The prediction has a mean pLDDT of 83.
The RNA shown here (small-subunit ribosomal RNA) has 1391 nucleotides and comes from an uncultured bacterium.
Its Rfam family is "Bacterial small subunit ribosomal RNA". Rfam links the family to the GO terms ribosome and structural constituent of ribosome.
The RNAcentral record of the sequence draws on Greengenes.
[in-house]
C1' cells in the first nucleotide's frame, strides 16, 4: 500500500468478492513437553445429593451428649450417682447473617459516565472529644407436667436468669424542640449570648481488662437532588388529572404531588414530546494512519436480580440469594385433615445446544466473621483435576558423507532428470525422555520466653509450633539419536506443475468461474509452496469502503435539483466607532479510581506473565489574563434593499363589446348522375335531386398572413380588434429610508392535459363504440360515421420528459458575432452604457461528449435530493380526494451486475457515391420426356467411406467385371503380404512335373548340388527373437494442401502529431481510375503486402538459321505427287530484337486524367488468353493421398485366398446427353484444322466380312510414317406426320479385350420402334472471336459402362436505354439496448 469482476477494446459511475488482524469460539485432520491465562455466549429451563453462615461460657438459666475429676456398689471389668472441672447439644441474649460469593430477567431510567451541590439527610464496627453508669420493678424460653398431629409442629400449665425488657433518679456550657436580642450568610438558614421544656446507662471478671450510656468532631460506606452525555424507528405528532404549580397538613433520616384537602390551569413537545422495539451501564477490548466503527467474556467499579408477583417486619444499614408473610406456578411428602421446597453460591444431574470442566484438597497463605484469647466457620480464597480454547517457550538433532545407491514419479527413454546429502553409512551432542540420588521458596509468626527504649503499658530486636499444593519447582549422575510431524494449499487474485483416472459424469467453487477424451481448476500421485504441535474450514466484528463522506463524497446525461412562488421558524449576514467577555485563545487548581495501553527500568533461564517508575487519559468544573474575529448591548455611514420622480416596453392577467376568414346546418335557386374516400377498395351520401354551385339566415368554436434564433410571465402559460381596471419589468435623475438583506424545513398560494361534480352550450375535432378495409389473426395502423370530452361559469383533481432532465442568491474570470427595449446621439451612421434574448470561444472544469459572464469555471450563504440492479414508486398502514387517484412510502426473496460517455467493427425493410453478366435489354439452356452418372432416402449378409446452403451432388474416381477394396459370407496364417538386425539351423535357392482343395495352401516326385580366398562370410529358404502391421477413432490436438468471400481493392507499419485511455491521423476530403491508381488539398512525412509491371502465349515487322519444313526461280523426272538436283525469296519453325508511351493533335481540367469514324499504324488508352490470390473470415475441406500427437485392436480393428457386393429400386434431387424436326433428316458427291498420341504402341496398302473385325503386311521411337476431321459447300430425296423426326426398350446374331464378360464390359449387324410436338412456378450460363454450333485429341486404361474431365481448332452472332429495382460488393456518414456481431438481442404466454 492494493486486487478480482459489467466490455470485442476504453474511460467513469458503481455494487459484489478477496488479501490483513481479532474472538469465551465450535467443527476436520493431527498431536511430544512445559509456563501463563480462560472454560453454559443457548433454557433468569427444572434440580437428586453433599457442602457453601456462623461464632461468643470473659452475658445467663443451665446440662442431653462426650472426656476429667470424687462418690457408692463390686475382686475386677462395669453398673449407678455427682455440673466440681474441661467443656457444650438445644434454649434466652450480643455480634454478624444487608459482607463475600452468583446472575443479567428487568430497567433508554439521574440506571450509567462525567461535574459541581445537600444552607435538606443519616452512618453499627474504627478514630478522636468528653460525661456519667444512683435506684428499683414485673415477665419469659429452656428445663419439668399434660396435650394434640401421619408429619412438619404445635396448644395449655408450672417455676426461673441476664449485657432480655420497663419505671424512677441525675444531665451543666450536653442533645433535641421553643422565646427574646445580636452579628453574618445564598432565598429557606447559620452562629452567638440569656431563658423555659424533654431524654441516659449494664455488667462480667482470671482484677491486667472487656464492655456500657450521652456527646462536639473525623473517617468510612451510604441517601437525595441536579448541569452535560447515554440506542432505533415519524409508517409513533401530539402527550398529560397528582397531571403542573400554590396554600396548609401528614409522612420521611432527609427534600419533594412522597400522600391527602383546598385553589390556579398549568406542564412537556419537531432541538422529536408521547408511543413502540431493542438494551444492563462505565473503566475497557478489537480494528483503524487517525476521525471513526464495533465491543462490554474474564478482572476492577456502579446499577438491577434472587422460582413469579406483591408486602412490609427486624435493624446502624434490607423491603433481605441460602429471613418472614400473602397470592401464584411447579415439584416432592402424605395416615388426604394437612404439610415442605426454591443451586442467577461450589461441585453434580437431566434438558436445550454447533458448543464449555471435578459431586477433588485446604484454611498453611491472602481476607471476612465471631471471641480477650487459644480457636471456630469460611465452595470467599489459595491450590490440584479435565480440555491444544488464547497467548508464550522448547523439543522432535548436529556435522561429515556421491558411483548423486535403492525405490517412486517425469521424460525428447541405450539414456536424462527429480526426490536429494536425503537416506545408508561416520563422528559428536542430550534440551527432552527414562533411571537413581538430593531439593525448594511460599513461613510472616501465634501462645510464651528474652532483650532494648520510654516506664500504670506500649513499640521494635532476637528465640520460639504451623506447608493443602508436594517429594512439586529446581539441581546432580547414567543411559541413548534414542521418545517426538502435521495440516492446507498449488487456474487468476495469491507462494507453490508435472503423470494418471474421469469425460458437463463424478465433483469444485471466497469472486471470476472449471469439468462435454489430452483438465496445472474435480479424484490419486510424485514434486513443490505456506505454516507448524498445529493447520484448515465456519460463523461474528473491525479493516480494505473516501461505499453515509466532520478529517473526506456527490446531483444537466451514470443514482440524485422540489413543478413554480410567496413567507414561519431556523441558518447565514454590508460599513465605521465605542462596550461587554458568552463562543475563541491563555495560564494555573481540582478532578479524569486501580487494572489496562504506550514509555523506562526489574523479576521468573528467555518469553508470555508478574511488579516498579514516570506519563497519558486529547475529558469536565473553578479561577486568572488577552478582545484580533463571531456574538450581546450602543451610535452612525451608504456601496446591500426598498421607496419617490420621469419616461418606456410587452401573445402579462381579469371582465366587457366587437370583426372578417373557415366549417357546418336551414330556406330558396341553378343543375344531373354520381358523390366521397384509399396504396387499391368498400361501409357512407345521392333521381324523395346527392356532390359542385348562387343567395340568404343561423349557430358555436378557433383567430391565417404579419411570426422570427422575437416579445412577456414565478412556473403553468400567454397571439384578431378594442375599453375599463390591475400587476410587473426596464432606463434616466440620484432625492428619502437607513442593513430594513439572503435562503426557507413545516404552511399557504398558483398549477398544462386529461378527469369529476353542478348548470349552461355544442360548430368543428374526437377516446369509447359500429361499420368497410388490411391482415395467418388485427379488440391496431387507413376509410365513412360517432357519444362523452373539447367551450362558458362555479367547485374539485394536483399530477406531466411541469425539461436548460441544471434550486435560489451574491461576487469575481480574455475575446468575436447577431437581436430585443432603455439612455446618450443631428444622424438611415456609431467605438458608449444598463437590462434581456441568441451563436463562437481562451483560461478553468468535466469521465467524455461537452459547459465557458445566461457556466457544468472560481468563491460564500441557504434549501432539496442520491447511496448497486430487479422487486417497486408496488404492499401495508397513515393523510388528503366525491370518485379517479394522490403524497408518504417498506421488505421477504433474488442478480453480479445494472449503468454513463465514448471507440472499433457488424447490422438498418438509414443516408449519399461507386462497382459487378448484378439487374435491365439480348441469345441459349435447365425445369416436363427418354437415357446417362452422382446424390438422398429404401432395401440388404454387405449395398465400405468421405464430400452436405452458396463453397456437397460427372465430387475424392485422369476408368469399381477379378484385382483395385476398404465392405460382407466363408476357408486359413500368427514374426505375419513387405523391409532391417542377430542367434541357430538346413544345404541349397531354383525350375518342372503331379495329387487334393474354390483357392490359399497342403502333399509327393524329378531336376539342380552353386558362388568362393575352400576357415569362414555373403545371399538365398527355414526357424526363434527384437524392431511389425491397422483405409481403426479423433480434420474440434496438427503439418501440408484446397474451397469461398475475391482479382474485390484492400490489409498494415515505423516516426510524429491528437486523445487521460480504447484508439485516431495517415488511408478522411475534391477530382480521377479497372485499382488505397493517380493529382490537389492536408499533422501528417514516407513504408511494407496487396493493385499494375516484371513472366508465359496470342497479333505486326524485322533479323538470324534452314531439316525432317516450304518451292519464287533454275534444272531433271512422273500417270501423278519438292519427287530429285537446288534454293532461303515466301509460308512455317524457333532464337533474338522492334513495336503501344495519351507519344502528336483537337477540345475539356489546376493536374492527374478524360473524350475525338482525329493523325499514323499490325494493335490504341489494360491489344486478347494464361500464371500469379494481400491481412483475414467459415473450430469450411481432408487423419482415406502423405505425413504427424493422443487413443484403441494385436491367433485380429493384422494379413492371405475364394465367391459376393460397391452396379439394388416405390420414389425424390442436382449435373449432363439425345430429342422433338424442314436454318432439318436421308442418300451422294467434293473440300478446309489445329493441338495431340504413338513400339505388348500407331498402323498405310492389300484380301475377307453388311459391320464390329480378322488375316497378310509396308513405314515410323515420328516437322519424315500413322491415328485423321465434323459442320460447311453441291445435287437428289422427303413435306409436317408420332412422321425417312426420335431413337429408348426389347429379341436374335456377332466381334474384340481379358484367368473370367451370369450378377457386370464396350462395339456390330438384323428386327422392334417407348415416351417426347419446345416443357408451370421458378431458374441457370453468357458483352465478341464471346453465346450458340461442328468435330478432333489426350489422360486414366488390357477393355470399358466417357453422353464426364482436360485441351484443339471450324462456322460465327444478337443486344447493353440505362443504374429505380433484387443479388454481392467497396468508401463516406448516420442509428444501435448487436460484439457467438440481425441466422443478432430481445418481450409476453403455455409447458
Nucleotide at each position: 500500500a492494493g486486487a478480482g469482476u459489467u466490455u470485442g477494446a476504453u474511460c467513469c459511475u458503481g455494487g459484489c468478492u478477496c488479501a490483513g488482524g481479532a474472538u469465551g469460539a465450535a467443527c476436520g485432520c493431527u498431536a511430544g513437553c512445559g509456563g501463563c491465562a480462560g472454560g453454559c455466549u443457548u433454557a433468569a429451563c427444572a434440580c437428586a445429593u453433599g457442602c457453601a453462615a456462623g461464632u461468643c461460657g470473659a452475658g445467663g438459666g443451665g446440662c442431653a451428649g462426650c472426656g476429667c475429676g470424687a462418690g457408692u456398689a463390686g475382686c475386677a471389668a462395669u453398673a449407678c450417682u455427682u455440673g466440681g472441672c474441661g467443656g457444650c447439644g438445644a434454649c434466652c441474649g450480643g455480634c454478624g447473617c444487608a459482607a463475600g460469593g452468583g446472575u443479567g430477567c428487568g430497567u433508554a431510567a439521574c440506571g450509567c459516565g462525567u461535574g459541581a451541590g445537600c444552607a435538606a439527610c443519616a452512618u453499627g464496627c474504627c478514630c478522636g472529644u468528653a460525661u456519667c453508669a444512683g435506684g428499683g420493678g414485673g415477665a419469659u424460653a429452656a428445663u419439668c407436667c399434660a396435650g394434640g398431629g401421619a408429619a412438619a409442629c404445635u396448644u395449655g400449665g408450672u417455676c426461673u436468669a441476664a449485657u432480655a425488657c420497663c419505671c424512677c433518679a441525675u444531665a451543666g456550657u450536653a442533645a433535641u424542640c421553643u422565646u427574646a436580642g445580636g452579628a453574618g450568610g445564598c432565598a429557606u438558614c447559620u452562629u452567638u449570648u440569656a431563658g423555659g421544656a424533654u431524654u441516659a446507662a449494664a455488667a462480667c471478671u482470671g482484677a491486667g481488662g472487656u464492655g456500657g450510656u450521652a456527646u462536639a468532631a473525623g473517617a468510612u460506606g451510604g441517601g437525595c437532588a441536579u448541569g452535560c452525555g447515554u440506542c432505533u424507528g415519524a409508517u409513533u405528532a401530539g402527550g398529560u388529572a397528582g397531571u403542573u404549580g400554590g396554600u396548609g397538613a401528614g409522612g420521611u433520616a432527609a427534600c419533594g404531588g412522597c400522600u391527602c384537602a383546598c385553589c390556579a390551569a398549568g406542564c412537556c413537545g419537531a432541538c422529536g414530546a408521547u408511543c413502540a422495539g431493542u438494551a444492563g451501564g462505565g473503566g475497557u477490548u478489537c480494528u483503524g494512519a487517525g476521525a471513526g466503527g464495533a465491543u462490554u467474556a474474564c478482572c476492577c467499579c456502579c446499577c438491577a436480580c434472587a422460582c413469579u408477583g406483591g408486602u412490609a417486619c427486624u435493624g446502624a444499614g434490607a423491603c433481605a440469594c441460602g429471613g418472614a408473610c400473602c397470592a401464584g406456578a411447579c415439584u416432592c411428602c402424605u395416615a388426604c385433615g394437612g404439610g415442605a421446597g426454591g443451586c442467577a453460591g461450589c461441585a453434580g444431574u437431566g434438558a436445550g445446544g454447533a458448543a464449555u470442566a471435578u459431586u477433588g484438597g485446604u484454611c498453611a497463605a491472602u481476607g471476612g466473621c465471631c471471641g480477650g484469647a487459644a480457636g471456630g466457620c469460611u465452595g470467599a480464597a489459595c491450590c490440584a483435576g479435565c480440555c491444544a480454547u488464547c497467548c508464550c517457550g522448547c523439543g522432535u538433532g548436529c556435522a561429515g558423507g556421491a558411483u548423486g545407491a535403492c525405490g517412486g514419479c517425469c521424460c525428447u527413454a541405450u539414456g536424462g532428470g527429480u526426490u536429494g546429502u536425503a537416506a545408508a553409512c561416520u563422528g559428536c551432542u542430550u534440551u527432552u525422555g527414562u533411571a537413581u540420588g538430593g531439593g525448594a521458596g511460599c513461613a510472616a509468626u501465634a501462645a510464651g520466653g528474652u532483650c532494648u527504649u520510654c516506664g500504670u503499658g506500649a513499640a521494635g530486636g532476637c528465640c520460639g509450633a504451623u506447608g493443602a499444593g508436594a517429594g512439586u519447582a529446581c539441581c546432580a549422575u547414567a543411559c541413548g539419536a534414542a521418545u517426538a510431524a502435521g495440516c492446507a494449499c498449488c487456474g487468476g487474485c495469491u507462494a507453490a506443475c508435472u503423470c494418471c483416472g474421469u469425460g458437463c459424469c463424478a465433483g469444485c467453487a471466497g469472486c471470476c468461474g472449471c469439468g462435454g477424451u489430452a483438465a496445472u481448476a474435480c479424484g490419486g500421485a510424485g514434486g513443490g509452496u505456506g505454516c507448524a504441535a498445529g493447520c484448515g474450514u465456519u460463523a461474528u466484528c473491525c479493516g480494505g469502503a473516501u461505499u453515509u463522506a466532520u478529517u473526506g463524497g456527490g446531483c444537466g446525461u451514470a443514482a440524485a435539483g422540489g413543478g413554480u412562488g410567496c413567507g414561519u421558524a431556523g441558518g447565514c449576514g454590508g460599513u465605521u466607532u465605542a462596550u461587554u467577555a458568552a463562543g475563541u485563545c491563555u495560564a494555573u487548581g481540582g478532578u479524569g479510581a486501580a487494572a489496562g495501553u504506550g514509555c523506562g527500568g526489574g523479576g521468573c533461564u528467555c518469553a508470555a506473565c508478574c511488579c516498579c517508575g514516570a506519563u497519558a487519559c486529547u475529558g469536565c468544573c473553578a479561577u486568572u489574563g488577552a478582545u484580533a474575529c463571531u456574538g450581546u448591548a450602543u451610535a452612525g455611514c451608504u456601496g446591500g434593499a426598498a421607496u419617490a420622480u420621469g419616461g418606456u416596453u410587452g401573445c402579462u392577467g381579469u371582465g366587457g363589446g366587437u370583426g372578417g376568414a373557415a366549417u357546418g346546418u336551414g330556406u330558396g335557386g341553378u343543375g344531373u348522375a354520381g358523390c366521397g374516400g384509399u396504396g387499391a377498395a368498400a361501409u357512407g351520401c345521392u333521381u324523395a335531386g346527392a356532390u359542385a354551385u348562387c343567395a340568404c339566415a343561423c349557430a358555436g368554436a378557433a383567430u391565417a398572413u404579419c411570426a422570427a434564433u422575437u416579445g412577456c410571465g414565478a412556473a403553468g402559460g400567454c397571439a384578431g380588434c378594442u375599453c375599463a381596471c390591475a400587476a410587473a419589468g426596464c432606463c434616466a435623475u440620484u432625492a428619502u429610508u437607513g442593513a430594513c438583506g439572503c435562503u426557507g424545513a413545516g404552511g399557504c398560494a398558483c398549477g398544462a392535459a386529461a378527469g369529476u361534480g353542478u348548470g349552461g352550450g355544442g360548430a368543428u375535432c374526437a377516446a369509447a363504440c359500429a361499420g368497410g378495409a388490411u391482415u395467418a389473426g388485427a379488440u391496431a395502423c387507413c376509410c365513412u360515421g360517432g357519444u362523452a370530452g373539447u367551450c362558458c361559469a362555479c367547485a374539485c383533481c394536483g399530477u406531466a420528459a411541469a425539461c436548460g432532465a441544471u434550486g435560489a442568491u451574491a461576487a469575481c474570470u480574455c475575446g468575436c458575432u447577431g437581436u430585443c427595449g432603455g439612455c446618450g446621439a443631428u444622424a438611415a451612421a456609431c467605438a458608449g452604457u444598463c437590462g434581456g434574448u441568441a451563436g463562437c470561444c481562451a483560461a478553468g472544469c468535466g469521465a467524455a461528449a461537452g459547459c465557458g459572464a445566461u457556466a457544468a469555471g472560481u468563491u460564500a450563504u441557504c434549501c432539496a435530493c442520491c447511496u448497486g440492479g430487479g422487486g417497486a414508486g408496488u404492499a401495508c398502514g397513515a393523510c388528503c380526494g366525491c370518485a379517479a387517484g394522490g403524497u408518504u412510502g417498506a421488505a421477504a426473496c433474488u442478480c453480479a451486475a445494472a449503468g454513463g460517455a465514448a471507440u472499433u467493427g457488424a447490422c438498418g425493410g438509414g443516408g449519399g457515391c461507386c462497382c459487378g453478366c448484378a439487374c435491365a435489354a439480348g441469345c441459349g439452356g435447365a425445369g416436363g420426356a427418354a437415357c446417362a452418372u452422382g446424390u438422398g432416402g429404401u432395401u440388404u449378409a454387405a449395398u465400405u467411406c468421405g464430400a452436405u446452403g452458396a463453397u456437397a451432388c460427372g465430387c475424392g474416381a485422369g476408368g469399381a467385371a477379378c484385382c483395385u477394396u476398404a465392405c460382407c459370407c466363408g476357408g486359413g496364417c500368427u514374426c505375419g503380404a513387405a523391409c532391417g538386425g542377430u542367434g541357430c539351423a538346413u544345404g541349397a535357392a531354383u525350375a518342372a512335373u503331379u495329387c487334393a482343395g474354390a483357392g490359399a495352401u497342403g502333399g509327393a516326385u524329378u531336376a539342380g548340388u552353386a558362388c568362393u580366398u575352400c576357415g569362414a562370410u555373403g545371399g538365398c529358404c527355414g526357424u526363434a527373437u527384437c524392431g511389425a502391421g491397422g483405409u481403426g477413432c479423433u480434420g474440434c490436438a496438427u503439418g501440408g494442401u484446397u474451397g469461398u468471400c475475391g482479382u474485390c481493392a484492400g490489409c498494415u507499419c515505423g516516426u510524429g502529431c491528437c486523445g487521460u485511455g480504447a484508439g485516431g491521423u495517415g488511408u478522411c476530403g475534391g477530382c480521377u481510375u479497372a485499382a488505397g491508381u493517380g493529382c490537389c488539398a492536408u499533422a501528417a512525412c514516407g513504408a511494407g503486402c496487396g493493385c499494375a509491371a516484371c513472366c508465359c502465349u496470342u497479333g505486326u515487322c524485322g533479323u538470324u538459321a534452314g531439316u525432317u519444313g516450304c518451292c519464287a526461280u533454275c534444272a531433271a523426272g512422273u500417270a501423278a505427287u519438292g519427287u530429285u538436283g537446288g534454293g532461303g525469296a515466301c509460308u512455317c519453325u524457333a532464337g533474338c530484337g522492334a513495336g503501344a508511351c495519351u507519344g502528336c493533335c483537337a477540345c475539356c481540367g489546376u493536374a492527374a486524367g478524360g473524350u475525338g469514324u482525329g493523325a499514323g499504324g499490325a494493335a490504341g488508352g489494360g491489344g486478347g488468353g494464361g500464371a500469379u490470390g494481400g491481412c483475414g473470415u467459415c473450430a469450411a475441406a481432408u487423419c482415406a493421398g502423405c505425413a504427424c500427437g493422443g487413443c484403441c485392436c494385436u491367433u485380429a480393428c493384422g494379413u492371405c485366398c475364394g465367391g459376393g457386393g460397391c452396379g439394388a429400386c416405390a420414389c425424390a434431387c442436382g449435373u449432363g446427353u439425345u430429342a422433338c424436326a424442314a436454318u432439318g433428316g436421308u442418300a451422294g458427291g467434293u473440300a478446309c484444322a489445329g493441338a495431340g498420341g504413338g513400339g505388348c504402341g500407331c498402323u498405310a496398302u492389300c484380301c475377307a466380312g453388311c459391320g464390329a473385325u480378322g488375316g497378310a503386311g509396308u513405314g515410323c521411337g515420328a516437322a519424315u510414317c500413322u491415328c485423321a476431321a465434323a459442320a460447311a459447300c453441291c445435287u437428289a430425296u422427303c413435306u409436317c406426320a408420332g412422321u425417312u423426326c426420335g431413337g429408348a426398350u426389347c429379341g436374335g446374331a456377332g466381334u474384340c479385350u481379358g484367368c473370367a464378360a451370369c450378377u457386370c464390359g464396350a462395339c456390330u449387324c438384323c428386327g422392334u420402334g417407348a415416351a417426347g410436338u419446345u416443357g408451370g412456378a421458378u431458374u441457370c450460363g453468357c458483352u465478341a472471336g464471346u453465346a450458340a454450333u461442328c468435330g478432333c485429341g489426350c489422360a486414366u486404361c488390357a477393355g470399358c459402362c466417357a453422353u464426364g474431365g482436360c485441351g484443339c481448332g471450324g462456322u460465327g452472332a444478337a443486344u447493353a436505354c440505362g443504374u429505380u429495382c433484387c443479388c454481392g460488393g467497396g468508401c463516406c456518414u448516420u442509428g444501435u439496448a448487436c460484439a457467438c456481431a440481425c441466422c443478432g438481442c430481445c418481450c409476453g404466454u403455455c409447458a